[in-house]
Molecule: RNase P RNA; transfer RNA
Organism: Spartobacteria bacterium
RNA sequence: AGGCUGAAACGGCUGAUCGCUGCCCCUUUUGGGGUGGAGGAAAGUCCGGACUUCACAGGACAGGACGCCUUGGUGUUAAACCAUGGACCUCUCUGCCAUAUCGGAGGGGAUGGAAAGUGCCACAGAAAAUAUACCGUCCUGCGCAGGCGGGAUAAGGGUGAAAUGGUGGUGUAAGAGACCACCGCCCCGCGAGAAAUCAAGGGGGCAGGGUAAACCCCGUCCGAAGCAAGAUCGCAUAGGGAACAAUGAAGUCGUCCGCUUCGCUCCGUUUCGACGGAUAAGUUCCGGGUUGAUCGCUUAGAUAAAUGAUCAGCACUGCUUUCGGGCAGUACAAAAUCCGGCUUACAGUUUCAGCCUGCAU
RNA sequence: GCGCCCAUAGCUCAGCCGGAUAGAGCAUCGGAUUUCUAAUCCGACGGUCGGAGGUUCGAGUCCUCCUGGGCGCG
Numbered sequence: 001a002g003g004c005u006g007a008a009a010c011g012g013c014u015g016a017u018c019g020c021u022g023c024c025c026c027u028u029u030u031g032g033g034g035u036g037g038a039g040g041a042a043a044g045u046c047c048g049g050a051c052u053u054c055a056c057a058g059g060a061c062a063g064g065a066c067g068c069c070u071u072g073g074u075g076u077u078a079a080a081c082c083a084u085g086g087a088c089c090u091c092u093c094u095g096c097c098a099u100a101u102c103g104g105a106g107g108g109g110a111u112g113g114a115a116a117g118u119g120c121c122a123c124a125g126a127a128a129a130u131a132u133a134c135c136g137u138c139c140u141g142c143g144c145a146g147g148c149g150g151g152a153u154a155a156g157g158g159u160g161a162a163a164u165g166g167u168g169g170u171g172u173a174a175g176a177g178a179c180c181a182c183c184g185c186c187c188c189g190c191g192a193g194a195a196a197u198c199a200a201g202g203g204g205g206c207a208g209g210g211u212a213a214a215c216c217c218c219g220u221c222c223g224a225a226g227c228a229a230g231a232u233c234g235c236a237u238a239g240g241g242a243a244c245a246a247u248g249a250a251g252u253c254g255u256c257c258g259c260u261u262c263g264c265u266c267c268g269u270u271u272c273g274a275c276g277g278a279u280a281a282g283u284u285c286c287g288g289g290u291u292g293a294u295c296g297c298u299u300a301g302a303u304a305a306a307u308g309a310u311c312a313g314c315a316c317u318g319c320u321u322u323c324g325g326g327c328a329g330u331a332c333a334a335a336a337u338c339c340g341g342c343u344u345a346c347a348g349u350u351u352c353a354g355c356c357u358g359c360a361u
Numbered sequence: 362g363c364g365c366c367c368a369u370a371g372c373u374c375a376g377c378c379g380g381a382u383a384g385a386g387c388a389u390c391g392g393a394u395u396u397c398u399a400a401u402c403c404g405a406c407g408g409u410c411g412g413a414g415g416u417u418c419g420a421g422u423c424c425u426c427c428u429g430g431g432c433g434c435g
Base pairs, nucleotide, nucleotide: 001357002356003355004354005353006352007351008350009349010348012314013313014312015311016310017309018308020037021036022035023034024033025032026031039332043343044342046341047340048339049338050337051226052225053224054223058257059256060255061254063222064221065220066219067218068086069085071083072082073081074080087111088109089108090107091106092105093104094103095102112217113216117215118214119211120210121209134157135156136153137152138151139150140149141148142147165183166182167181168180169179170178184206185204186203187202188201191198192197230295231294232293233292240286241285242284243283244282248262249261250260251259252258265278266277267276268275269274315330316329317328318327319326320325362434363433364432365431366430367429368428371387372386373385374384380418389405390404391403392402393401411427412426413425414424415423
């Protein structure tokens, strides 16, 4: 100096003219003046909160969301979200002769529990979780032999995403944690730390594969609906239809029990067990009528409707050039009750951090 | 504005609690039948399951984010 990645900020500027719109003032046929007028995401509506309506004896059970630890910050303080640091897991590169594994560098992680239980793990493979034996190896019987039968084994091969510790040795008919050393793993755990967690040492030959963005278990939190919520005023609410009962109907913030209110009546048949029909206080549906205003509502703010255009100068980008200039363009996108978080879109400029390349010293 | 749902072949739809070649009807094309056509019978073609990322050994299916379309509420 250039490039890439990440984070933060800005995201055309100034002036004039003509328009649109909320409010205020003047004039009141009409107009004039003053003043205010999009965003970092206003978006997606993915999470919450404010606010509003619906309910009040009580009990049981569903349903949804969240999930390592610490500190700080944010939220009108909800499980949470964000940032720093840490623990653990995993991936890539690299080093060690090689394996299990370990050291170093970098990236990622919706990271409670798979040793509470259930389910699933296709094809291939002997076997996919109570284990098991295809090829092979070894012993043995028969046979002239190819080979066949019985037994042992789990080293080696093979299958698969995944195969029941790894390396080396001892041992053995061949083998095997069968035994030994080291590493790994499991249990107890002196101790370290604020915690997640790590871990000296001791014990154990090793049991218990994966999946919870499968059911589920544990812990924590959560009532439902949404400003077309809802409140007030005004208008309308005439006359109707259908369905629901006698172990019934309605209400009870998701369901059930329970509770509360209303109703538990009448007629017919009868083999006296019962069956059939009617009745609507009330509820639901269909149809009819009304469908205006104000508030909620905002220092932008509604009528689902405004926030713009032109000219000049400057800045930047692209094309073109007779190097004077000329032409075209200005990222993503735009409020609708408000606020916070997340996610997604975003030309260009500036700053900071990290990495790489080139040049100079 | 607020709430909710859907997307699989040219069209209409299946595909359950994740398992491999994704299936059915209509349409299209070829053949058979017929004097010819329709109908009928046989066969074939046609799909990155709307897009991207993740979980898993494995995704049409599970999770997250986008894209497009539809419905309801005064």